A computed fold for a 109-nucleotide RNA from Algoriphagus aestuariicola, annotated as SAM riboswitch aptamer (S box leader). The prediction has a mean pLDDT of 84. The organism belongs to Algoriphagus, within Bacteria.
[in-house]
RNA sequence: GAUUUAUACAGAAGAGGCGAGAGACAGGCUCUGAGACCCUCUGGCAACCUGGAAAAUCCAAGGUGCCAAUUCCUGCCGUAAGAGGUGUUCUCUUUCGGAACUAUAAAUU
Numbered sequence: 001g002a003u004u005u006a007u008a009c010a011g012a013a014g015a016g017g018c019g020a021g022a023g024a025c026a027g028g029c030u031c032u033g034a035g036a037c038c039c040u041c042u043g044g045c046a047a048c049c050u051g052g053a054a055a056a057u058c059c060a061a062g063g064u065g066c067c068a069a070u071u072c073c074u075g076c077c078g079u080a081a082g083a084g085g086u087g088u089u090c091u092c093u094u095u096c097g098g099a100a101c102u103a104u105a106a107a108u109u
Stems, first nucleotide, its partner, number of pairs: 001109008013042005021031003025075004043067003047064003050060004076098003080094006
């Protein structure tokens, strides 16, 4: 790097450093010189692995991870409802569901 599986509406801070963008991508919409993002230290959370208990569940926090906004929303397909146009159906909005994308973990390669 690739593949497979699982999870993603909950949860989680402060200081120092740097100095302009950042939130994966596109369209929105947000955060940001009252210093975002990123890095370091301390603190915390608890998704997976690990350990404990008879154990679904609970506890721990050793390994990764995580600590703005539901994966920030939408992005493809479908159900239902409403509205508009219209000679047998089309368009838009909303709800719900399923994919896809992305992220994380574990296993395999």